[in-house]
RNA sequence: GAUUUAUAAAGAAGCGGUGAGAGAACAGGCUCAACGACCCGCUGGCAACCUAACCGGAACUACCGGAAAAGGUGCCAAAUCCUGUUCCCGAUGGUAACAUCAGGAAACAUAUAAAUU
Numbered sequence: 001g002a003u004u005u006a007u008a009a010a011g012a013a014g015c016g017g018u019g020a021g022a023g024a025a026c027a028g029g030c031u032c033a034a035c036g037a038c039c040c041g042c043u044g045g046c047a048a049c050c051u052a053a054c055c056g057g058a059a060c061u062a063c064c065g066g067a068a069a070a071g072g073u074g075c076c077a078a079a080u081c082c083u084g085u086u087c088c089c090g091a092u093g094g095u096a097a098c099a100u101c102a103g104g105a106a107a108c109a110u111a112u113a114a115a116u117u
Stems, first nucleotide, its partner, number of pairs: 001117008013043005021032003026084004044076003049072002051068001054066004080109001085106004090101004
């Protein structure tokens, strides 16, 4: 890098360094940013995907439920910041095709984990 499965409206920031853009890509919007963003380091935290001391289930193993001390990742502005494709529904305009707007569902893409390669 590829494939498969799962999850993505919850949650969690201080200090130091650096110094101009950042929010994956393209477009539109919106937001963050010299009161220093993004990124990097340290410390702290969140969460529970892997894993788990330990507890319970008549219970050594296995199994089920719980458990976050330790370990492997991940994450710590905004829904994955929002929209983009398809379908459904409503409103308005239109003879109609259809257009615009609001709502919902799905897909694609992306991110992360685990497994395989």

This is a predicted structure of a 117-nucleotide RNA (SAM riboswitch aptamer (S box leader)) from Desertivirga xinjiangensis. The coordinates come from a structure-prediction model, not an experiment, and the mean pLDDT is 84. Its Rfam family is "SAM riboswitch aptamer (S box leader)". Rfam links the family to the GO term regulation of gene expression. Rfam describes the family as follows. The SAM riboswitch is found upstream of a number of genes which code for proteins involved in methionine or cysteine biosynthesis in Gram-positive bacteria. The organism belongs to Desertivirga, within Bacteria. It was read from a public genome assembly, where an Rfam model found it.